[in-house]
Source information:
A computed fold for a 76-nucleotide RNA from a Candidatus Saccharimonadota bacterium, annotated as transfer RNA. Rfam family: tRNA. Its family is annotated with triplet codon-amino acid adaptor activity in the Gene Ontology. Rfam's curators write: Transfer RNA (tRNA) molecules are approximately 80 nucleotides in length. The organism belongs to Candidatus Saccharimonadota, within Bacteria.
RNA sequence: GGGGCAGUAGCUCAGUUGAUAGAGCGUACGAUUCGCAUUCGUAAGGUCGUGGGUUUGAUUCCCAUCUGCUCCACCA
Numbered sequence: 001g002g003g004g005c006a007g008u009a010g011c012u013c014a015g016u017u018g019a020u021a022g023a024g025c026g027u028a029c030g031a032u033u034c035g036c037a038u039u040c041g042u043a044a045g046g047u048c049g050u051g052g053g054u055u056u057g058a059u060u061c062c063c064a065u066c067u068g069c070u071c072c073a074c075c076a
Stems, first nucleotide, its partner, number of pairs: 001072007010025004019056001027043005049065005
């Protein structure tokens, strides 16, 4: 320098041939208990890495770019 994969909630990850994003764990509160744990319920938490483009509408399609992993090539 070139190619590939990944980036989504605090963590681990799903999701989409375009229609206002979810699970598990964790956290907070409540119920249960003498109390804790377990279990159950509720809630908070996300500008879907960043910036543009296409579109009525983008996490999804296109371009650029950043970070990590990986393969190839080159150099002294």